Model confidence (mean pLDDT): 75 of 100.
Two RNAs folded together computationally: RNase P RNA and transfer RNA, 422 nucleotides in total.
This record gives sequence, structure tokens and C1' cells, in this order.
RNA sequence: GGAGUCGGCCUGGCAGCCGCUGUGGCGCAAGCUGCAGAGGAAAGUCCGGGCUCCGUAGAGCGGGAUGCAGGGUAAUUCCCUGGCACGGCGACGUGACGAACAGGGCCACAGAGACGAGUCCUGAGGUGCAAGCCUCAGGGGUGAAACGCGGCAACCUCCAUCCGGAGCAACACCAAAUAGGCAAGCGCCGUUGGGAUCAGUUCUUAACGACAGGCCGGCUCGGCCGAAGCUUGCGGGUAGGUGGCUAGAGCCCGGGAGUGAUCCCGGGCCCAGAGGAAUGGCUGCCGGCCCCGUCGGGUUCGCCCGGUUGGGGUGCACAGAACCCGGCUUAUAGGCCGGCUCCCGCU
RNA sequence: GCAGGCAUAGCUCAACGGGGAGAGCGCGACGUUGCCAGCGUCGAGACGUGAGUUCGAGGCUCACUGGCUGCCCCA
Repeated sequence: GGAGUCGGCCUGGCAGCCGCUGUGGCGCAAGCUGCAGAGGAAAGUCCGGGCUCCGUAGAGCGGGAUGCAGGGUAAUUCCCUGGCACGGCGACGUGACGAACAGGGCCACAGAGACGAGUCCUGAGGUGCAAGCCUCAGGGGUGAAACGCGGCAACCUCCAUCCGGAGCAACACCAAAUAGGCAAGCGCCGUUGGGAUCAGUUCUUAACGACAGGCCGGCUCGGCCGAAGCUUGCGGGUAGGUGGCUAGAGCCCGGGAGUGAUCCCGGGCCCAGAGGAAUGGCUGCCGGCCCCGUCGGGUUCGCCCGGUUGGGGUGCACAGAACCCGGCUUAUAGGCCGGCUCCCGCU
Repeated sequence: GCAGGCAUAGCUCAACGGGGAGAGCGCGACGUUGCCAGCGUCGAGACGUGAGUUCGAGGCUCACUGGCUGCCCCA
């Protein structure tokens, strides 16, 4: 100097104007004013926990998840250390990495043969006139695997460990309108009895009434029809409102234990709480990034690296909280710091 | 916001438990006809994407992508 690998970090800065959300102060009020206001992934919702409710989850059956050893943690499928296997010259990376003598299942094509046994080739021995047969030993080829306690458990299964379910639209409180639920009263209807009317009939009154009556159906069970509502009261729930809602396995600094993940001690700090959903818009300067020009160096002539007093472009990666945390995964322009490895050159 | 399931040809669907992907309609060409339709023959065309397990993946596992459904209204 080049190539690479691992770990950690940042995520433009300053100023002005106009707005939004939360909260404090002043003010009778209108309003004025102070402070705070997205992320490393807020994402996917893949794991694990807190929290809440249903509930008592004890046992058995069934189902699901995980799987080297030890450790860390609230917990994990996460993390750390070590072992083993594979990849890489190496730093390092990846690994669902228990069991195939408990059992079942599968092993296409090729191959003589795929776990049942069997015989493709050669040699030796035996037998037989011979073809062939029997026994033993060895071999080529096919294939992922070839007779060897074969391979496959991200096939069933066995072993070990763990797991109740739902999710803040959980849940708690307050609480409209309409529809509808329950109760009471009145009405309507039916049956029976009484009364009025000579009677049919109509009217009136009292009691009882859906377990009645009718239709369908062979019968039971069952299904359907009906009479029509009105008033008052009472629940459950929705809309809406409030809580849950952010002080937490929290952040920073220092010291200590440990190889490390992590833990302990001391000091300091308060760091979004919206909820159809605030965290925005515009402008200026600086800083990035890109293109052109230009200078220097290198070149495999494609270009690459560095500088720049010039000109132009670009608001500038991925993306945006929604109960809260710990992980994992995925998306990310540009930049910074550190450890380590390999190659080349010089001393 | 939370939960659940889905993805195979242009469309609608198959493919027993992993062994190399088909059908109907549609599309194209040719034949039949004076021409068209119809019919017949032939053909093109796909496992959403990327990894992993495995000798081998449409089917198994994981991660992405896309789209779907459910989460108040009194039996």
C1' cells in the first nucleotide's frame, strides 16, 4: 500500500417566521409566556416476559415447542464460553448438534443387489461327462448410501425439558338516541258463568287463559299460525367520555467481580404520551452527496484513488411511536473508532 | 392495533404421506370452408421471492413479498 474479517458508534448543525400535542406560570376573560416533543430499526408481529380478564389449569389423554456441555437472564427458540462437524490459506463464519440394537415407514433413476437378502466378475476347493450347483476369499462398476449394528428423525416415533386461554379493540368506571330484552298496568282476543234483548244477534260485567286452539305430520318428538298494541319502570350493551398510559428488568458517570454474556456498589438525571391519532411547513448560512471541469498519482486502458480557488444539481438513506419491556429477523445513503488476518513493497 | 388462514399457465382448479407438474376455458399456427363460426391436429405458457433440511423440495422448516378474512349492534 492492497484485500478481508469482527465489534462498537453517529443518523446533519445553527438561526428566523408560521403552526400542532402535552404540561407549568400569569390573567376575570380574550390571551400571553416558559419547558418538553419519534427510531436504530418506532417495521415484521417471529420468540419471551410484565400487565389485565376468563378462570383453578391437580391428574390422565390429546396437542404444540425445544434439543452438544456449562453458564447468563424476569424469561426465551435469545446471549456468552467451551467441545464437535462443515466452509475458508487465515482472521473468522455457519450448524433444529439427543436417539436409527424400542418399533413402523421411505430409499425414485442407476445398479446384480437398497436391508428382505442375494450373486455381476475373478480365483481356489468340492461335485458333475458337461451345462451347472455348493463352500470360501477377493474385486470392478452404479449410487447420497453396497451388507457394515447402511442412510433419512426440519417422516411417524422414542427419550428429556417446557407450555391453561385470550389479548390494551385486554380490562375497569360514567353513560345517549334507535332497535330490542325483562317487569307491571291498561287494552285486544279466546273460553266459561251472570245481566240487558222474545230470539238470532249485539252490548256489558266477572273469572281464567298459551301448559289453550288450529294447521302440517301415520304416531311420539317437533315445526308453523295467531290478537295489535299503548304507558311507565328497570337492566345488559353500543356510540361518546374517563382511567389503564407511561418512573421503567429506565438512562448517564465512576468503581469492583467475571475469559465473557452479565451481575454488584456509589453518585447524578427524568427522557413523547397522541388517540382517526400531535412531533409539521417555509426560508437563509454552513456541512454532506452527485455530475461537469481541472490538478496529481495509479492503470488490466474499462477506469480507480486523492485534492480543488471553479460551475451546476439535490432537503439529503431506510423509515415514522399507538400498553410497556428483553431479543431475533428484515430495510438502510453516508460517515467515525477499535481489534485481528492474508498478500505485496521498503528498511 | 390484534388474530387467523392463502399464494401452481392469462382465468378456474388438480398433483396419495418428497422422486420432476397436468386438466378445462382462453391464446397462436396449420387443416377443413367461397368466407366466418364450429370442429380436428400441433404448439407456447406456471409452482410468489430467497435461503435451509434432504441424494432429491410444488408439498417440510425459516425469512421476506402480495392480497384475503375476522375482531360492537341483546337467541

It holds a member of the Rfam family "Bacterial RNase P class A". Rfam classes the family as a ribozyme.